[in-house]
RNA sequence: UUGCUGGCGCAACGCAGCGGCGACGCUCGAACCUGGUCAGGGCCGGAAGGCAGCAGCCAUAAGGGAUGAUCGCUGGGUGCCGUUGCUUCCCGGCAAUGC
Repeated sequence: UUGCUGGCGCAACGCAGCGGCGACGCUCGAACCUGGUCAGGGCCGGAAGGCAGCAGCCAUAAGGGAUGAUCGCUGGGUGCCGUUGCUUCCCGGCAAUGC
């Protein structure tokens, strides 16, 4: 100096992980314009009974809260990870040639 090769570096895919959003599960959650049960009281009825129905209680809606060995979407200056590819320069190894 040349060739081959490995590393650093870069890219893609994959895997893992971190963050965001959503779903599911848990929980809270409606004076009335949700439901059920409707005390009291009200109305109808000669009566038997019936009707509507506030509060309360129960269940929940919109929505909120704490979370998860879950699922989906998404993001990257995450990774001593895997595969493939690229690689002027940089680091190393082998070989050859020349001085």
The RNA shown here (Bacterial small signal recognition particle RNA) has 99 nucleotides and comes from Deinococcus peraridilitoris DSM 19664.
Model confidence (mean pLDDT): 84 of 100.
The sequence is in RNAcentral, with records from Rfam.
It matches the Rfam family "Bacterial small signal recognition particle RNA". By type it is a non-coding RNA gene. Rfam's curators write: The signal recognition particle (SRP) is a universally conserved ribonucleoprotein involved in the co-translational targeting of proteins to membranes.